Molecule: transfer RNA
Organism: Dyella acidiphila
RNA sequence: CGGGGUGUAGCGCAGCCUGGUAGCGCAUCUGCCUGGGGGGCAGGGGGUCGUGGGUUCGAAUCCCGCCACCCCGA
Numbered sequence: 001c002g003g004g005g006u007g008u009a010g011c012g013c014a015g016c017c018u019g020g021u022a023g024c025g026c027a028u029c030u031g032c033c034u035g036g037g038g039g040g041c042a043g044g045g046g047g048u049c050g051u052g053g054g055u056u057c058g059a060a061u062c063c064c065g066c067c068a069c070c071c072c073g074a
Base pairs, nucleotide, nucleotide: 001073002072003071004070005069006068007067010026011025012024013023020057028044029043030042031041032040033039034038050066051065052064053063054062
């Protein structure tokens, strides 16, 4: 320098192709059960979807630029 992949809640991920209310597990908080460590059950909170633009009535999703990390090539 060229090509490809990844970026979404504290952590691990799905959702993207085919635009239409942002989800799952773990963790965390509250309540209940339990003599208790722990465990079980029920409920809750937490996201400007890496970033800046564009398209659109509407963008995590489509288009362009940029950033970070990983892989391959030179």